[in-house]
RNA sequence: UUCGCCGGGCGGGCAGUCGCGUCCGGGCGUGCCGCCCCCGAGGGGGCCGAGGCGCCUGGCCGAGGAAAGUCCGGUCUCCGCAGGGCAGCGUGCCGGCUAACGGCCGGGAGGGCGUGCUCAAAGCGCGCUUUACGGACAGUGGCACAGAAAAUAUACCGCCCCGGAUUUCGGUCCGGGGUAAGGGUGAAAAGGUGCGGUAAGAGCGCACCGCGCUCCGGGCGACCGGAGUGGCAGGCAAAACCCCACGUGGAGCAAGACCAAAUAGGGGAGGAUGGGACGGCCCGUCCCGUUUGACUUCCGGGUAGGUUGCUAGAGCUUGCCGGCAACGGCAAGCCGAGAGGAAUGACUGCCGCCCCGGCUGCGAGGCUGGGGAACAGAAACCGGCUUACAGCCCGGCGGACUUC
Numbered sequence: 001u002u003c004g005c006c007g008g009g010c011g012g013g014c015a016g017u018c019g020c021g022u023c024c025g026g027g028c029g030u031g032c033c034g035c036c037c038c039c040g041a042g043g044g045g046g047c048c049g050a051g052g053c054g055c056c057u058g059g060c061c062g063a064g065g066a067a068a069g070u071c072c073g074g075u076c077u078c079c080g081c082a083g084g085g086c087a088g089c090g091u092g093c094c095g096g097c098u099a100a101c102g103g104c105c106g107g108g109a110g111g112g113c114g115u116g117c118u119c120a121a122a123g124c125g126c127g128c129u130u131u132a133c134g135g136a137c138a139g140u141g142g143c144a145c146a147g148a149a150a151a152u153a154u155a156c157c158g159c160c161c162c163g164g165a166u167u168u169c170g171g172u173c174c175g176g177g178g179u180a181a182g183g184g185u186g187a188a189a190a191g192g193u194g195c196g197g198u199a200a201g202a203g204c205g206c207a208c209c210g211c212g213c214u215c216c217g218g219g220c221g222a223c224c225g226g227a228g229u230g231g232c233a234g235g236c237a238a239a240a241c242c243c244c245a246c247g248u249g250g251a252g253c254a255a256g257a258c259c260a261a262a263u264a265g266g267g268g269a270g271g272a273u274g275g276g277a278c279g280g281c282c283c284g285u286c287c288c289g290u291u292u293g294a295c296u297u298c299c300g301g302g303u304a305g306g307u308u309g310c311u312a313g314a315g316c317u318u319g320c321c322g323g324c325a326a327c328g329g330c331a332a333g334c335c336g337a338g339a340g341g342a343a344u345g346a347c348u349g350c351c352g353c354c355c356c357g358g359c360u361g362c363g364a365g366g367c368u369g370g371g372g373a374a375c376a377g378a379a380a381c382c383g384g385c386u387u388a389c390a391g392c393c394c395g396g397c398g399g400a401c402u403u404c
Base pairs, nucleotide, nucleotide: 001400002399003398004397005396006395007394008393009392010391012351013350014349015348016347017346018345020062021061023059024058025057026056027055028054029053030052034047035046036045037044038043064375068386069385071384072383073382074381075380076252077251078250079249088248089247090246091245092244093107094106095105096104097103108133109131110130111129112128113127114126115125116124117123134243135242139241140240142236143235156183157182158179159178160177161176162175163174164173165172166171191209192208193207194206195205196204210232211230212229213228214227215226216225217224218223256308257307258306259305266299267298268297269296270295274288275287276286277285278284315334316333317332318331319330320329321328322327353372354371355370356369357368358367359366360365
């Protein structure tokens, strides 16, 4: 210099013009209620100026690192709930953090990669990274293809022994038996390496490694180290059922609370010489009604609509302290959308970034023309996870190349 992996941060800046939204105002117009005046009794005028509406206008503030997916955990709200158990669902090495979590931090064990020691391998150390990491002798079941055999072990090739036949004396064939070393199949084949041993072999014997059990030591613990002992449990899969331990009620701000039309139901009271229509009055006619109640009045629930919940909080920034860290404590400062299907934008100029080109310069660079800049969008709130993302910056580790 460049590339890869991991972790963290940023997600253009300034100015102008126009536009959008919440909230707080200002001006003008309209003028409910109330009060006053006039009147021909039907109304008319004046004062005040709430709230609303219309027009004009000012100010503050106005998306994200993921606002997303709605996967997990909580706050809040309503409903349910004596106590215990079962079922269902979730979680699953250990310790810590946290309001909580399936999250995060630290550690242990296993796997992978790199590196150092070594001639090399094995082994050990270090670094990075990764794991759905309780139990497979509690039980039930499964294991494609290949293969002799997929779990009560088994025997295709091979190896070895015995008997028989045959022979060109190398061997070949048949039968009986031994073996699991070697070959072969497979994702997986009943410990591994070596020495001894044997007809050939085999934990058959031994050493080391592995495994089980017992004891000792260290650690809160997962676990680690050591000593002894047993020739030694037996494949894979629990992201098959299952077992064990722990946890777990349901629905969600369209939760919920309050106010409350018109119309149609419901309930109470009154209600008949009744109520309504035919422009006023009378007569008359018609309709509704008088047990099934017209009509009047009151009450109540729901709906439309409105208000609230609603954004000051497990908050943000900085500093100090404790802790390896996640995180916690203290102090100071700060307030950053709360609207309804829902605003947060557009254009221009300058600067910054990236790409392509031109001029200039030994070079670093300078001047200049053109182009580009993602994913996405709050809707009760918070903590996580996951997914998407142009480009830039910082840190750690590793590789390659170049220079000293």